[in-house]
This is a predicted structure of an 84-nucleotide RNA (transfer RNA) from Candidatus Nealsonbacteria bacterium RIFOXYB1_FULL_40_15. Its mean pLDDT, the model's own confidence on a scale to 100, is 80. It matches the Rfam family "tRNA". It was read from a public genome assembly.
RNA sequence: GCCGAGGUGGCGAAAUUGGCAAACGCACAGGUUUCAAAAACCUGCGAGAGUAAUCUCUUGAGGGUUCAAGUCCCUCCCUCGGCA
Numbered sequence: 001g002c003c004g005a006g007g008u009g010g011c012g013a014a015a016u017u018g019g020c021a022a023a024c025g026c027a028c029a030g031g032u033u034u035c036a037a038a039a040a041c042c043u044g045c046g047a048g049a050g051u052a053a054u055c056u057c058u059u060g061a062g063g064g065u066u067c068a069a070g071u072c073c074c075u076c077c078c079u080c081g082g083c084a
Stems, first nucleotide, its partner, number of pairs: 001083007010026003019067001028044005046057004060076005
């Protein structure tokens, strides 16, 4: 240099036909239980604004198509694999 796969909450990840973003697991916080802990069980858990109801934003970065984009198109960045 060329080809392919990938980048989504603190972490691993799902959403694959374009139609509620974050299911599920881990971690973390609070509680139950225990003499105390571990394990188990229950609840909560992206960010910002607001007293609150609620609203806005968030899929590596920027742009485009569309009523609607994590998903399709273009450029760039990063990681992994193959070829030279």